[in-house]
Context: one part of a larger RNA
RNA sequence: UUGGGCGUAAAGGGCGCGUAGGCGGCUCGGUAAGUCUGGAGUGAAAGUCCUGCUUUUAAGGUGGGAAUUGCUUUGGAUACUGUCGGGCUUGAGUGCAGGAGAGGUUAGUGGAAUUCCCAGUGUAGCGGUGAAAUGCGUAGAGAUUGGGAGGAACACCAGUGGCGAAGGCGACUAACUGGACUGUAACUGACACUGAGGCGCGAAAGUGUGGGGAGCAAACAGGAUUAGAUACCCUGGUGGUCCUCGCUGUAAACGAUGGAUACUAGGUGUGCGGGGACUGACCCCCUGCGUGCCGCAGUUAACACAAUAAGUAUCCCACCUGGGGAGUACGAUCGCAAGGUUGAAACUC
Numbered sequence: 001u002u003g004g005g006c007g008u009a010a011a012g013g014g015c016g017c018g019u020a021g022g023c024g025g026c027u028c029g030g031u032a033a034g035u036c037u038g039g040a041g042u043g044a045a046a047g048u049c050c051u052g053c054u055u056u057u058a059a060g061g062u063g064g065g066a067a068u069u070g071c072u073u074u075g076g077a078u079a080c081u082g083u084c085g086g087g088c089u090u091g092a093g094u095g096c097a098g099g100a101g102a103g104g105u106u107a108g109u110g111g112a113a114u115u116c117c118c119a120g121u122g123u124a125g126c127g128g129u130g131a132a133a134u135g136c137g138u139a140g141a142g143a144u145u146g147g148g149a150g151g152a153a154c155a156c157c158a159g160u161g162g163c164g165a166a167g168g169c170g171a172c173u174a175a176c177u178g179g180a181c182u183g184u185a186a187c188u189g190a191c192a193c194u195g196a197g198g199c200g201c202g203a204a205a206g207u208g209u210g211g212g213g214a215g216c217a218a219a220c221a222g223g224a225u226u227a228g229a230u231a232c233c234c235u236g237g238u239g240g241u242c243c244u245c246g247c248u249g250u251a252a253a254c255g256a257u258g259g260a261u262a263c264u265a266g267g268u269g270u271g272c273g274g275g276g277a278c279u280g281a282c283c284c285c286c287u288g289c290g291u292g293c294c295g296c297a298g299u300u301a302a303c304a305c306a307a308u309a310a311g312u313a314u315c316c317c318a319c320c321u322g323g324g325g326a327g328u329a330c331g332a333u334c335g336c337a338a339g340g341u342u343g344a345a346a347c348u349c
Base pairs, nucleotide, nucleotide: 004320005319007303008302012317014201015200016199017198021194022193025088026087027086028085029084030083031082033081034080035077036076037075038074039073040072041071042070048066049065050064051063052062053061054060091191092188093187094186095184096183097182098181103177104176105175106174107173108172109171110154115149116148117147118146119145120144121143125136126135162169163168206247207246208245210243211242215241216240220236221235222234223233258316259315260314261313262312263311266294267293268292269291270290271289272288273287274286275285276284298305299304322349323348324347331342332341333340334339
């Protein structure tokens, strides 16, 4: 490389937008580049293969044929692909009418609780644990009542509920704003799918600037435990956690399952819509999109998956090729740094 693979054995990029490229609905006509077919030229000889002759045989020698899968040129075919032109509406998009939602950004508001401060009542303990001690407290703690300050998070509702491409999103109100879904069928008329590079987004931790700091809490200190205890438990406690504008760009970034389209038994929940039946409500029937569970065929090494496929097919991208060495070294590149991305070999089993 061919091939075979990628839920758990090695392997799906963290996620999107999109360039080149690849690939692409129905129909009519032109063309004839690809494609198919015939002719001509060329494809040196030797060699190879087949066959005849020859050295008594053989290797060898020699004659003929095939092959030389290619290239050039020319005549034709037109199903498919390409290309040019015309048309269509089912793919895609727009419009119109709706309802749902922790989707995003900004500003404001609220109550419960913790902590702290002030004041009242009040007296000897509080706290903590397996048991204790460190710690706090007669300078009046803890408890309780009233007032105040400040920060962070939003109990119940809450749900294998919802929304988002993923990361993620949960008090309330307003403004601005993205997407999906249903119905309709007015408009465009293949405008589609995928997507190497590229660009953007991207939890937590970390980092730069300036704020903020209630609770929690790496580091650190002390008390315990223990043979020891640089831990688990306890008392404290700084960075951080929060805000602002930047950086970082990684996670078991997981459904360990890339995206798109079509098809392939059923059953039962749930969320948001639409239609029918019913005098009306509930119930019932049909239907679209999403989200769960069970299960047949089929698939699978098994586990399991099973219309939300890991089934049956097509298109495009990423990735894998024994374990260790190693996601290391070197180089390149990005970063303030930490480090990230790309990514070997010797050697060894």
Predicted 3D model of a 349-nucleotide part of an RNA (small-subunit ribosomal RNA, central domain) from a metagenome.
The coordinates come from a structure-prediction model, not an experiment, and the mean pLDDT is 87.